[in-house]
Predicted 3D model of an 81-nucleotide RNA (c-di-GMP-I-GGC riboswitch aptamer) from a Desulfobacteraceae bacterium.
Of the family's consensus pairs, 95% are formed in the model.
RNA sequence: CAUGAAAAAAGCCAAACCCGCCGCGAGACGGGGACGGAAAACCACGGAUCUUUCAGCGGAAAGACCGCCGGGUUGCCAUGA
Numbered sequence: 001c002a003u004g005a006a007a008a009a010a011g012c013c014a015a016a017c018c019c020g021c022c023g024c025g026a027g028a029c030g031g032g033g034a035c036g037g038a039a040a041a042c043c044a045c046g047g048a049u050c051u052u053u054c055a056g057c058g059g060a061a062a063g064a065c066c067g068c069c070g071g072g073u074u075g076c077c078a079u080g081a
Base pairs, nucleotide, nucleotide: 001080002079003078004077012037013036017032018031019030020029022027035067041073042072043071045070046069047068049064050063051062052061053060054059
C1' cells in the first nucleotide's frame, strides 16, 4: 500500500428479549443477555424509515435512528506485496 472471498480472534462491540431509569413519542442511558459484526468505531452530510407539532391531502418545522443504504474521518487483526 492492496484485499477482507474462505478460515480465524489477542483485544473489541452487542440484536431480540427482560429489569431499572429518562423522554409526549420515535428512542436514549445503566444492568442482564447474544442474534450477529471487519469498522456493529466516530460524524445526522445525502437518501430511506420512524416520532411530535403545525397544516390539510401538496407539505412544513423540530426531533429519533449511522446494527437500513450511500458518503466523510480514524483504526484493530489476518493475508499478500
Taxonomically the source falls in Desulfobacteraceae (Bacteria, Pseudomonadati, Thermodesulfobacteriota, Desulfobacteria).